[in-house]
């Protein structure tokens, strides 16, 4: 350095849900909690998927409604880059 992966040993991460908080939301964070992960580590680069304030069209006397759409948002959806511990080979 390369490939394989839980079998060993050290461990590491933390869904659902709750509470608080920030956001129009999607969802983030922070604590509590583990469903589960060999990268559940970092990255919005490609796909995908979620959400629709702002804006835009219908509509309506008006409230409001619908549609259309990311500049949001999701790395625990699927890839790509990069980084990184342990055995064995």
């Nucleotide at each position: 350095g390369a490939a394989u992966a839980u079998u060993a040993a050290g461990g590491g991460c933390a869904a659902a849900c709750c509470u608080g908080u920030g956001g129009a939301a999607a969802u983030g964070c922070a604590g509590g909690g583990a469903c589960g992960c060999a990268a559940a580590g970092c990255u919005a680069u490609g796909g995908g998927u979620c959400u629709a304030a702002a804006g835009a069209u219908a509509u309506g006397a008006g409230a409001g409604u619908a549609u259309c759409a990311a500049u949001g948002a999701c790395u625990g959806c699927c890839a790509g880059g990069c980084c990184g511990c342990u055995a064995u080979u």
Molecule: c-di-GMP-I riboswitch aptamer
Organism: Syntrophobotulus glycolicus